[in-house]
RNA sequence: UAAGUUGACCGGAUGAUCGCAAUCCUAUCAUAUACAGGGAUUGAGGAAAGUCCGAGCUCCACAGGGCAGGAUGCUGGGUAACCCCCAGUGGAGGUAACUCCCAGGAAAGUGCCACAGAAACAAACCGCCGUUACUUUAACGGCAAGGGUGAAAAGGUGAGGUAAGAGCUCACCAGUAUCCAGGCGACUGGAUAGCUAGGCAAACCCCAUCUGAAGUAAGUCCAAAUAGGGAGACUACAGGGCGGCCCGUCCUCGGUCUCCGGGUCAGGACGCUAAAGAUAUCAGGCAACUGUUAUCUGAGAUAGAUGAUCAUCCUCGACAGAACUCGGCUUAUAGGUCAGCUUAUAAC
RNA sequence: GCGGGAAUAGCUCAGUGGUAGAGCAUCACGUUGCCAACGUGAGGGUCGCGGGUUCAAAUCCCGUUUCCCGCUCCA
Repeated sequence: UAAGUUGACCGGAUGAUCGCAAUCCUAUCAUAUACAGGGAUUGAGGAAAGUCCGAGCUCCACAGGGCAGGAUGCUGGGUAACCCCCAGUGGAGGUAACUCCCAGGAAAGUGCCACAGAAACAAACCGCCGUUACUUUAACGGCAAGGGUGAAAAGGUGAGGUAAGAGCUCACCAGUAUCCAGGCGACUGGAUAGCUAGGCAAACCCCAUCUGAAGUAAGUCCAAAUAGGGAGACUACAGGGCGGCCCGUCCUCGGUCUCCGGGUCAGGACGCUAAAGAUAUCAGGCAACUGUUAUCUGAGAUAGAUGAUCAUCCUCGACAGAACUCGGCUUAUAGGUCAGCUUAUAAC
Repeated sequence: GCGGGAAUAGCUCAGUGGUAGAGCAUCACGUUGCCAACGUGAGGGUCGCGGGUUCAAAUCCCGUUUCCCGCUCCA
C1' cells in the first nucleotide's frame, strides 16, 4: 500500500420564527379547583420493529400435592431470570486473523431406513473351496476375500497364513474399553487389550434440570345511566373459583355459570414511569459481570404530541417512530469515524 | 398494544418423511345442423421466501414476509 477479519461509536449540524404535547410557576374573579392567557423547562431509537425468549408488576386462594403436557441439553462461570452472555472443550470451514454448530443417550426398549438388493442388522444372489454322486452338472458343508445393489453392507490399507478364507496373526491408521498422568470439568496425552453389534433421537422414548395460568384492553377506585329482563345448563354422587385430568381446599336454595338483551359525555383518577436507571471514577475478575464513591432525573399521550418554514455549512442524510416497564435475541439500515489482528507485496 | 391462526394448480381444498393429488375452471378431440350437457385425453406447481437436520423435506427445526381472527367499561 492492497485485500480481509473482528470490535466499538455516530446516524446531518448550528441559529431564528411559528405550531403541538407534558410538567411547573403566574395575573384576573370572594376562596378552592378546572379551562383559556403569559412565562420557564423537557419532548423517540439503535433498532422504538418482529413479539422469539426471560423477568418485574397485577389478578385468579399471596398459588398446594400427583399424573399428563411443555421447555432446555458439551463443560465451567455470569445474571433477578433466560432458547441470553462470557471463558473454554470437541467438531466443521478458511493459507491465516477468524467464523459457524438444538453438541446428552442408538449395547434400556419400540419404530423407520422408499426404490434397488440375497440381506438394512447377526445376511449369502453370483462367487471361492472341500466331500459325495460322478464329470453338461447336482446335493451337502465351509467362507465372507472379489462381483453386483444402494445414500449407507458388518473397521481400512498392506503382508503372513489357509482347502478356500476370515483380526485367524502381524505392522500402520480410525474407533471402543480399562489403567496411569494432567485439568474444577468438558476433555487431552500415554500404555495395554483384537475388543470392532450400521444410520436416524430437529422419530417415539430414556436420563438430568426447570416449569400453575392469564396478561396493563392485567387490575383498583369514583361518577352517571338502565329492565337485575329473557333463554339454557346444573343443582350436593352437583356447579363454580381452577387454565388437560385426579386429589385437596373455599363458596353456593334461589344460587352459580354461559348466551341474548339493557345502560353509558363509551366519562374521570390511579396503574404510568426514580428504575435490576443514566454518566463518570476507583477496585475485583482473562471476560461476561459485580461492588464503592460522586453527580443527574432524560417522553408519558388516550384518537393519541415530537412538526413546518427560513438562513448558513457539509460528506446532501439509510432503516424507521414510544403506548406498562426492563434484560436479551432476531431482522432492517445510506454513509462515515476509530481501534486490534491476519495475509500478500515493496522498502528500511 | 396483547393473544391466536393460515399460506399447496387460475379458484376451493386433500396430502404427518420415500415419484405432489382431487373437484371446478382452461385447451384439444368425439358427439350435434349449431350451442350447452356428456364422453375421452392433455396442459398447468419456486408446496409464500431463506437457511438447517436427514441418504431423502410440502411434511421436522430456526428465521422471515403477507393475510385473517379475538380481547374495553357498568349493572